[in-house]
Molecule: FMN riboswitch aptamer (RFN element)
Organism: Arthrobacter ruber
RNA sequence: UACGUGCUCCGGGGUCGGUGUAAGUCCGAACCGGCGGUGAUAGUCCGCGACCCGCCUGAUGUUCCGCACCCGCGGAGCAGGGGCGGUUGAGCCGGUGGAAUUCCGGGACCGACAGUCAAAGUCUGGAUGGGAGAAGCACGAA
Numbered sequence: 001u002a003c004g005u006g007c008u009c010c011g012g013g014g015u016c017g018g019u020g021u022a023a024g025u026c027c028g029a030a031c032c033g034g035c036g037g038u039g040a041u042a043g044u045c046c047g048c049g050a051c052c053c054g055c056c057u058g059a060u061g062u063u064c065c066g067c068a069c070c071c072g073c074g075g076a077g078c079a080g081g082g083g084c085g086g087u088u089g090a091g092c093c094g095g096u097g098g099a100a101u102u103c104c105g106g107g108a109c110c111g112a113c114a115g116u117c118a119a120a121g122u123c124u125g126g127a128u129g130g131g132a133g134a135a136g137c138a139c140g141a142a
Base pairs, nucleotide, nucleotide: 001142003140004139005138006137007136008135010133015029016028017027018026030122031121032111033110034048035047036046037045043109044108052086053085054084055083056082057081060079061078062077063076064075065074066073067072092106093105094104095103113125114124115123
C1' cells in the first nucleotide's frame, strides 16, 4: 500500500406572492441537487442507492393442516433476513484547453410512493427506517 473478515461512526437539499371557502399541490416568480466512476470539478454521461413488483432462499420467528400424543415428525402459508432479476427522470449550443455532455457563458430540462377542504421535486407520512457509499479501529493473509 491494496485485499479479506469483524466492529464503530457518518451518510439528502429546497417557497414566496396571487386567486380561492379551501392550495407550500393550481397560476406567476423563486429555490434544491444522494453515492462511486471519468483524460479536469457532473441532478442530465456510465453505473449504484431509495420506492414499487417478481422469483429463489440454508438457518430464524409465527400461524394453520396431517400424523403422533405432550417428545416430536411432515406439509403449507405469513413475517422479517439474505440473494437474483425487473421497473425507475432529464443536456444542448458556444468558449478555453492536451484533455471537460463535468469548468466558463448562454439558454433548456428532470424529479418515487401514500396522504391532503384543491392536482406536490420543495408540506405531511412510511422513516428515530433503509441505503449506495465514506471515514476510523482491530485481526488475518500478501